[in-house]
The RNA shown here (c-di-AMP riboswitch aptamer (ydaO/yuaA leader)) has 150 nucleotides and comes from Sphaerisporangium rubeum. The coordinates come from a structure-prediction model, not an experiment, and the mean pLDDT is 75. Lineage of the source: Bacteria > Bacillati > Actinomycetes > Streptosporangiales > Sphaerisporangium.

């Protein structure tokens, strides 16, 4: 994106209560395809010196300039500068309506997560397949396919 089951069990709050029920909300099954992640040999790293400083997953989402603002902490009237806000750029990404490869043109260029700890990785082990937004007659061009009508 699809099959199949509908059972099992657990959490929370209310009734009732001797034990036990009762009822309403809420998580809970396996499997296919796809995806992600941890895991050997061998390989790579690693071996000297000095400053800095935890590191690594999903993803396109990186990596810079300029402008404002700052927490910690220090040798405190000054150093510092994680982090936050704008503006404009950039690796990269997506959309161009039958396909598919180019183009005018039109966008993103975020945001979580692990928890001091993963290199790569055969067996094997784990996880996801959620949730949101557009549009509903518009949708340019060129190049190769097709389909479809007459």
């Nucleotide at each position: 994106u699809c099959c199949c089951a509908g059972a099992u069990c657990g959490g929370g709050c209310c009734c009732u209560u001797g034990c036990g029920g009762g009822g309403c909300c809420u998580g809970u099954g396996g499997g296919a395809g796809c995806c992600g992640g941890g895991g050997a040999c061998c390989c790579a790293a690693g071996c000297a010196a000095c400053c800095c400083u935890g590191g690594g997953g999903u993803g396109a989402a990186u990596c810079g300039g300029c402008g404002g603002g700052a927490a910690a902490g220090c040798g405190u009237u000054g150093c510092g500068g994680a982090c936050c806000c704008g503006c404009g750029g950039u690796a990269g990404g997506g959309c161009g309506a039958c396909u598919c490869u180019c183009u005018a043109g039109c966008c993103c260029g975020a945001a979580c997560c692990c928890g001091u700890c993963a290199g790569c990785u055969a067996a094997c082990c784990c996880g996801g397949u959620a949730g949101g937004c557009g549009u509903c007659a518009c949708a340019g061009g060129a190049g190769a396919g097709g389909a479809g009508a007459c």